[in-house]
RNA sequence: CAAACGGUGCGUGACUGGCGGAACAUGGGUUACCAUGAGGAAGCGCACCGAUAUGAGCCGUACGCCUGGGCGAGUGUU
Numbered sequence: 001c002a003a004a005c006g007g008u009g010c011g012u013g014a015c016u017g018g019c020g021g022a023a024c025a026u027g028g029g030u031u032a033c034c035a036u037g038a039g040g041a042a043g044c045g046c047a048c049c050g051a052u053a054u055g056a057g058c059c060g061u062a063c064g065c066c067u068g069g070g071c072g073a074g075u076g077u078u
Base pairs, nucleotide, nucleotide: 005050006049007048008047009046010045011044012043015040016039017066018065019064020063024037025036026035027034028033038061057071058070059069
């Protein structure tokens, strides 16, 4: 000095399920899905500021029980 790290701003944005009960809504479907509306949202990119940061992963409608997915890190293979 750069990268990793933290914060701010802009852009982009996967994923946003089933049941219960007064507690996302509507329509359709039936094995945890599809569409629309409102809301949420990690991550990625760029810029600026910093050294306060890191570790035990992160994300989707109050809670509970479940089901499935995306992203990040590490390793291996093609």